This is a predicted structure of a 720-nucleotide part of an RNA (large-subunit ribosomal RNA, domain II) from Allorhizocola rhizosphaerae. The organism belongs to Allorhizocola, within Bacteria. Rfam family: Bacterial large subunit ribosomal RNA. RNAcentral holds the full RNA, with entries from SILVA. The prediction has a mean pLDDT of 82.
[in-house]
Context: one part of a larger RNA
RNA sequence: GCCUGCGAGUUAGUGGUGUGUGGCGAGGUUAACCCGGGUGGGGUAGCCGUAGCGAAAGCGAGUCUGAAUAGGGCGUUUGAGUCGCAUGCUCUAGACCCGAAGCGGGGUGAUCUAGCCAUGGGCAGGCUGAAGCGGCUGUAAGAGGUCGUGGAGGGCCGAACCCACCAACGUUGAAAAGUUGGGGGAUGAUCUGUGGUUAGGGGUGAAAGGCCAAUCAAACUCCGUGAUAGCUGGUUCUCCCCGAAAUGCAUUUAGGUGCAGCGUUGCGUGUUUCUUGCCGGAGGUAGAGCUACUGGAUGGCCUAGGGGCCCUACCAGGUUACCGAAGUCAGCUAAACUCCGAAUGCCGGUAAGUGAGAGCGUGGCAGUGAGACUGCGGGGGAUAAGCUUCGUAGUCGAGAGGGAAACAGCCCAGAUCGCCGGCUAAGGCCCCUAAGCGUGUGCUAAGUGGGAAAGGAUGUGGGAUCGCAUAGACAACCAGGAGGUUGGCUUAGAAGCAGCCAUCCUUGAAAGAGUGCGUAAUAGCUCACUGGUCAAGUGGUUCCGCGCCGACAAUGUAGCGGGGCUCAAGCACACCGCCGAAGCCGCGGCAUUCCAGCGUGUAUCUGGCGGUAUGGGUUUCCAUGUCGUCUAGGUGUUGGGAUGGGUAGGGGAGCGUCCUGUCACCGGUGAAGCAGCAGCGUGAGCUAGCUGUGGAGGUGGUGGGAGUGAGAAUGCAGGC
Repeated sequence: GCCUGCGAGUUAGUGGUGUGUGGCGAGGUUAACCCGGGUGGGGUAGCCGUAGCGAAAGCGAGUCUGAAUAGGGCGUUUGAGUCGCAUGCUCUAGACCCGAAGCGGGGUGAUCUAGCCAUGGGCAGGCUGAAGCGGCUGUAAGAGGUCGUGGAGGGCCGAACCCACCAACGUUGAAAAGUUGGGGGAUGAUCUGUGGUUAGGGGUGAAAGGCCAAUCAAACUCCGUGAUAGCUGGUUCUCCCCGAAAUGCAUUUAGGUGCAGCGUUGCGUGUUUCUUGCCGGAGGUAGAGCUACUGGAUGGCCUAGGGGCCCUACCAGGUUACCGAAGUCAGCUAAACUCCGAAUGCCGGUAAGUGAGAGCGUGGCAGUGAGACUGCGGGGGAUAAGCUUCGUAGUCGAGAGGGAAACAGCCCAGAUCGCCGGCUAAGGCCCCUAAGCGUGUGCUAAGUGGGAAAGGAUGUGGGAUCGCAUAGACAACCAGGAGGUUGGCUUAGAAGCAGCCAUCCUUGAAAGAGUGCGUAAUAGCUCACUGGUCAAGUGGUUCCGCGCCGACAAUGUAGCGGGGCUCAAGCACACCGCCGAAGCCGCGGCAUUCCAGCGUGUAUCUGGCGGUAUGGGUUUCCAUGUCGUCUAGGUGUUGGGAUGGGUAGGGGAGCGUCCUGUCACCGGUGAAGCAGCAGCGUGAGCUAGCUGUGGAGGUGGUGGGAGUGAGAAUGCAGGC
């Protein structure tokens, strides 16, 4: 890992509260217990209801408060309960199942290991050579020196022994701590045998929270114990109907819970809901505006005041390219400004439409209370984030199908089932790939299309406008481009051309006191301007369409899905076709729900109408009984309309397993079980269909009761 088996909402309570159903009904019902042995008979204590109010005594259709015959509170009117059974939820219990780390109590452990006690044992060999002692020497005597002897030491080297510093290997190991090669201690605070002792908040510890039997920041074991777990995981058959939430408030609360909101289901109400039109309202957003306020903020004018300068003994005065309140002019600005002011939205009325799993009320049962993205309106942030937080709408969540290459949240569209039928949506129609290399007119040359900005540019198409132009423009070529004058100043020089000032006049077709290059300064070249040759358009500004540059990344094109595409298979406009989905239509089937019709039985109850009998009653009429008829409710069937995506969740209807009451059956002429085939049912499943195997029990209808359904729980056991 697979297979087989086991494996999770149970049980109790004369608990609570609903629903369904049954008995009795202003009543209902027994409990213990007794008789008895039948599921029987008794048993009236008690409980619930029929009356409430008050803390209570108590009073009572009233009562309490109160001085009150006042007021007020709660009641009285309307009236249905109670006891079983089944079932939903809940309470108390382990309470759907598995799961802690832990806490407490009683015991068991020092054969491992830590310390200690008692009694034993071990330490090859070699080296060093302390004290002491002796000889000699030395001194006044010493001290001292030297040579021997001697054999000290947590001394030295190094086996056994003890340790575990380094490395490699080992890491499903040979081994739940080792092996190999090196390393440290090795007469000592040494190593070790045996026996004993210290015990769990305790021991022991040359101290690491170490060790106390492969377990230690509190051992192990049994019990309390099924501790608790707002946490994680798991929770077993089918079909049908409806179908959420991820919000508000509160919370030692934030991944929990309570109430509300939203779902479902029963009952009641019966269009009250919703949409649109019209009518009537409230409002201060977008926008806009501001000598309409409150603020901000720019410039001009004007100017109080201040500063500087001059003047001045003081007082004053003058002046100012300084600052500048207020005022004024002009142009701005605001979420917490408003003289104004929409569109939507909201509220009410009215009319019409819609008739829907609309609205509202009230019971049972929930789940949700982590939301996500996209469009629009904002806040926070950096007008960052697949960011965060609100409002609003949509989708996903809980939604399949088609498109976007692939792609929860985008676009189209909401899947009851079947069909080898049709029409469309978004999006597409050259090939991959269903359908047009469709039609017409343009644009693009960049593979732009098929990624990007500020900015840049005689790209190219179209429009507008302003110049010049057959009295000859633009471009090109030929020629002129002069004189006063080297203007004045400055300067070493300044002559059109360093700089400053001025910028005239003349001749002329035209020519600046000079556009650029150049010289030390001149010179020289050139331009403006003019004539000629030529011959028809030529320049400027601006708007729009499509392009160009700007444009750099890591395996390999790699920023159209690919191939490939250029009067496109790109872009723009217009048009005609087609394809394309689980959408819509067609045909057939199923289910739910509503409406209508028909049939059946009309047993029972309620109500209406009519007849009749009895009693009361003057008649009308009332009460009771009985008969007929109508309506409603239940079931079946026919026709029609609508509906049938679905997580959490609510409701409904079923299948199957085991045991059992009862009725009816099968079985050695072969039960159950197992295997295969066939058939039936929407499904769980079924077959008293067939064949084989098997060898003794089994099945159906209708009731009852559960140890009642397995794929998941790092599930448990076994097998492989």